Predicted 3D model of a 90-nucleotide RNA (Glycine riboswitch aptamer). Rfam family: Glycine riboswitch aptamer. Rfam links the family to the GO term glycine biosynthetic process.
């Protein structure tokens, strides 16, 4: 100097009951099934290694639904457009 990336601001962003039932009279509680997967975790094929018949590494929008969520707001994986500055790296 440039390129990526992290981190920051903007935009965009699905899914699934505005379900039953108690209390209560404010704007909520507390219970019952049913359901969704894209915060965040789980789990691990291939292939790799090792001291091999085992044990270890090992991705996801895949699995499990722990946790979250099922009008709206709030969140949202991921995507676009910026972007001061640092660390890498060339």
């Nucleotide at each position: 100097g440039a390129g990526g990336g992290c981190a920051c601001u903007c935009u965009g962003g699905a899914g699934a009951c505005a379900u039953c039932c108690g209390c209560a009279u404010c704007g909520g509680c507390g219970g019952a099934g049913g359901c969704c997967g894209a915060a965040g975790g789980u789990g691990a094929a291939a292939g790799c290694g090792c001291a091999u018949c085992g044990c270890g590494c090992g991705a996801a929008u895949c699995u499990c639904u722990c946790a979250g969520g099922c009008a709206a707001a709030a969140g949202g994986a991921c995507a676009g457009a910026g972007c001061a500055g640092g660390a890498u790296u060339u």